[in-house]
Molecule: transfer RNA
Organism: Candidatus Paceibacter normanii SCGC AAA255-P19
RNA sequence: GCCAGCAUAGCUCAGCGGUAGAGCAACGCACUUGUAAUGCGUAGGUCGUGGGUUCGAAUCCCUCUGCUGGCU
Numbered sequence: 001g002c003c004a005g006c007a008u009a010g011c012u013c014a015g016c017g018g019u020a021g022a023g024c025a026a027c028g029c030a031c032u033u034g035u036a037a038u039g040c041g042u043a044g045g046u047c048g049u050g051g052g053u054u055c056g057a058a059u060c061c062c063u064c065u066g067c068u069g070g071c072u
Base pairs, nucleotide, nucleotide: 001071002070003069004068005067006066007065010024011023012022013021018055026042027041028040029039030038048064050062051061052060
């Protein structure tokens, strides 16, 4: 230098055009002599940046940034 993949909650990841979710973690309550475990509930997201397409974009297209891998 070229090619490909990835970027979504604190962490690990789903979601493949129509209201953004799960597990773990955090917080509250119940239970317990107490802790853990368990049960119930709560909060947490400008979906990496900037544009485009569309009635509508996390999702499709382009640019840029970062990470990973391959080729030279």